[in-house]
Model confidence (mean pLDDT): 87 of 100. A computed fold for an 89-nucleotide RNA from Dethiobacter alkaliphilus, annotated as c-di-GMP-I riboswitch aptamer.

RNA sequence: UCCUCGAAACGGCAAACUUCGUGAAAACGAAGGACGCAAAGCCACGGAUCUAAACUCCUUAAUCAGGAGCAUGAUAGCCGGUUACCGAA
Numbered sequence: 001u002c003c004u005c006g007a008a009a010c011g012g013c014a015a016a017c018u019u020c021g022u023g024a025a026a027a028c029g030a031a032g033g034a035c036g037c038a039a040a041g042c043c044a045c046g047g048a049u050c051u052a053a054a055c056u057c058c059u060u061a062a063u064c065a066g067g068a069g070c071a072u073g074a075u076a077g078c079c080g081g082u083u084a085c086c087g088a089a
Base pairs, nucleotide, nucleotide: 005087006086012037013036017032018031019030020029021028022027035077041082042081043080046079047078048075049074050073055069056068057067058066059065
């Protein structure tokens, strides 16, 4: 110096919930708030999960309603990829 690892230190992020807003929904943004996190930094045609507007099909007298399929939508605090602060054993 590097890799692995995670004691200490400097710090960092922010679950649930509440309010406001966006969205068909999943969910997301902001403020408050802390369950926790050594990557809870970043990355969505690697895998996995969630939603199903539009579209397609079925049912129906029927344009309504209902059912099924399906991301181009979402989740990285699911796995994964990638970068990184500090330096005890």

Taxonomically the source falls in Dethiobacter (Bacteria, Bacillati, Bacillota, Dethiobacterales).